[in-house]
RNA sequence: UUGAGUUAAGGGCAAACCAUCUGAAAGGAUGGGACGUAAAGCUAGAGGGCCUUCGCCCGUACAGCGUAUAGCGUGCUGAGUACAGCGUAUAAACCGCAGUACGAGGGACGCAGAACGCAGUACGAGGAUGGCAGCCAGUUGCCGUG
Numbered sequence: 001u002u003g004a005g006u007u008a009a010g011g012g013c014a015a016a017c018c019a020u021c022u023g024a025a026a027g028g029a030u031g032g033g034a035c036g037u038a039a040a041g042c043u044a045g046a047g048g049g050c051c052u053u054c055g056c057c058c059g060u061a062c063a064g065c066g067u068a069u070a071g072c073g074u075g076c077u078g079a080g081u082a083c084a085g086c087g088u089a090u091a092a093a094c095c096g097c098a099g100u101a102c103g104a105g106g107g108a109c110g111c112a113g114a115a116c117g118c119a120g121u122a123c124g125a126g127g128a129u130g131g132c133a134g135c136c137a138g139u140u141g142c143c144g145u146g
Base pairs, nucleotide, nucleotide: 002146003145005143012037013036017032018031019030020029021028022027035134041139042138043137047136048135049132050131051130056126058124059123060122061121062120064118065117066116067115071111072110073109074108076106077105080102081101082100083099085097086096087095
């Protein structure tokens, strides 16, 4: 320097699970606990892979609010048009009073549907910038041994 851990020694680490804390989650921290482990040391600021999806984006459904437009219905108001009545000192198309019908337009309320906008709930899909080194990888390294 390099190979492989069959033996020995001193040790090291600590899966599941439990408790507490933390995180939207995946996960993480601390303590307990040991399935395992020769790198189960370190690197996730840039190799692959895997996990998660709060926010974000897309879709579907639901219900809410708002906006303007058009529609339908019901009141209100209403320029004006037509008709006719009564009054007046005889006399009224004309003045006064009180009507009937139609009625442009204005505005109110309600109804249902679609559109657009706003924010929302649920479900689904996408998606790391979030994670995992006890998946591979990179890198450093203890012991004896060839």

The RNA shown here (c-di-GMP-I riboswitch aptamer) has 146 nucleotides and comes from a Candidatus Auribacterota bacterium.
Its mean pLDDT, the model's own confidence on a scale to 100, is 77.
The model forms 95% of the base pairs in the Rfam consensus.
The source organism's lineage runs through Bacteria, Pseudomonadati and Candidatus Auribacterota.